[in-house]
RNA sequence: UGCAGAGUAGACAAUCGAGCGUAAAGUGCCAUCCAAACGGGGAGUUGUUGGAUGGACGAAGGAUUUCCGCGGUUCGAUUGUCGCAUCCCGCUGUC
Numbered sequence: 001u002g003c004a005g006a007g008u009a010g011a012c013a014a015u016c017g018a019g020c021g022u023a024a025a026g027u028g029c030c031a032u033c034c035a036a037a038c039g040g041g042g043a044g045u046u047g048u049u050g051g052a053u054g055g056a057c058g059a060a061g062g063a064u065u066u067c068c069g070c071g072g073u074u075c076g077a078u079u080g081u082c083g084c085a086u087c088c089c090g091c092u093g094u095c
Stems, first nucleotide, its partner, number of pairs: 002094004010082010020071003029055008040089004061068003
């Protein structure tokens, strides 16, 4: 110097557990504003995630009193899959 590779946060799925709703919140969709995070170091978006406000849409209850269901429901654990937007440097192997 060239080539190859490793590694994060996180996202998604399945299973299990504990909740919430079923008197409709939540989820999903759109707009505006704000914020956060993004391999070991630095930078970092038009991407990602979260929050607030507004808008459109919208549901599966049943048996009877503690159960059975239902919800693109919440949180946690386990397993699996994907995985730094990108740029610079570094790390490992090799020539």
A computed fold for a 95-nucleotide RNA, annotated as THF (Tetrahydrofolate) riboswitch aptamer. The model forms 82% of the base pairs in the Rfam consensus. Its mean pLDDT, the model's own confidence on a scale to 100, is 77.